[in-house]
RNA sequence: GCGUUAUCAAGAAAGGUGGAGGGAAUAGACCCUUUGAAACCUUAGCAACCCUUUGUCAUGCAAAGAAGGUGCUACAUUCUAUCCGAUUUACAUCGGAAUAGAUAACAA
Repeated sequence: GCGUUAUCAAGAAAGGUGGAGGGAAUAGACCCUUUGAAACCUUAGCAACCCUUUGUCAUGCAAAGAAGGUGCUACAUUCUAUCCGAUUUACAUCGGAAUAGAUAACAA
C1' cells in the first nucleotide's frame, strides 16, 4: 500500500525550537497565519476504538473506569463538486446516498 467492519455537526492547549506557509489531493468558495504557518519536542487534556472491572447463561448486551496501545486537541471530514428526493418561475436552500479521505480494530 490492498481488503473487511465501525465511526466521523460532541469533546479537548499551553510552552520550547522553527521561520512562511496552512485547512489531504484537483477546482471554486470561505477561513487560519509574522499578535508567528507547517514540522519536531515537552507537558497537559479530550475521547473511549483496542483495553480493564462488574452484572448477566452469553464471544452478546448493559454499567462503570482510564493503567497500557493507538488517535485527536481552529472552522461539520471547513463547505461545494456525482446521483436521487423535497421546496422554488428561477437563483438557491434542505435531506439522503455514492465517491474520496481520516481514525480504530481485524485479516492477508